[in-house]
RNA sequence: CGCGUGCUCCGGGGUCGGUGAGAGUCCGAACCGGCGGUGACAGUCCGCGACCCGCGGUCCCGCUUUCACAGGGGGCCCGGUUGAGCCGGUGGAAUUCCGGCACCGACGGUGAAAGUCCGGAUGGAAGGAGCGCGUG
Numbered sequence: 001c002g003c004g005u006g007c008u009c010c011g012g013g014g015u016c017g018g019u020g021a022g023a024g025u026c027c028g029a030a031c032c033g034g035c036g037g038u039g040a041c042a043g044u045c046c047g048c049g050a051c052c053c054g055c056g057g058u059c060c061c062g063c064u065u066u067c068a069c070a071g072g073g074g075g076c077c078c079g080g081u082u083g084a085g086c087c088g089g090u091g092g093a094a095u096u097c098c099g100g101c102a103c104c105g106a107c108g109g110u111g112a113a114a115g116u117c118c119g120g121a122u123g124g125a126a127g128g129a130g131c132g133c134g135u136g
Stems, first nucleotide, its partner, number of pairs: 001136010015029004030116002032105002034048004043103002052080003056077006085101005107119003
């Protein structure tokens, strides 16, 4: 230093005004951008996670006197779906930097329509860091 393994920790951001009976949802302006990769730094290139879907696989749960079945719930795996960028410049190399002008943002709820409020979430996760053990 690498590999395997166990444990611990970390791991999402964002408004002010106006109208109005009522809007952080409309109007005006503003603000925000998970993770890994990518000759050079990415919300909009490639991939991943989460949310959602699956009379797909497997295991578990409890109801029942017992067993089995039916319906139901949960974990894991697999699969599906999942938004958005161009031009110019510099350069060996950039849809990643600089300049310009744009665009995107799940689901449920909410006296009025949500990327920014409330909720699932004191959750989960891509992944990251540290320590221990074994090993090359």
This is a predicted structure of a 136-nucleotide RNA (FMN riboswitch aptamer (RFN element)) from Aeromicrobium yanjiei.
Its Rfam family is "FMN riboswitch aptamer (RFN element)". Rfam links the family to the GO term FMN binding.
The prediction has a mean pLDDT of 84.